RNA sequence: GGAGCGAUGGUGUAAUGGCAGCACAGGUGGUUUUGGUCCUCCUAGUCUAGGUUCGAAUCCUAGUCGCUCUA
Repeated sequence: GGAGCGAUGGUGUAAUGGCAGCACAGGUGGUUUUGGUCCUCCUAGUCUAGGUUCGAAUCCUAGUCGCUCUA
């Protein structure tokens, strides 16, 4: 230099172009003598900028970062 793959709450991981979900973590309340366990509710996310579309996490373009392959 070229190519491929990936980026989703604090962490991990889903989502056929049609309400972004689950688990852990955090907070609140309940239970308990206290703690833990268990139960209820809450907070919090699509790497960035454009484009296509009635509608984009998903498709297209460019970029950033990470990994791998190749020269």

The RNA shown here (transfer RNA) has 71 nucleotides and comes from an uncultured Opitutia bacterium. Rfam family: tRNA. About the family: Transfer RNA (tRNA) molecules are approximately 80 nucleotides in length. The family's RNA type in Rfam is transfer RNA. Its family is annotated with triplet codon-amino acid adaptor activity in the Gene Ontology. It was read from a public genome assembly. The prediction has a mean pLDDT of 81.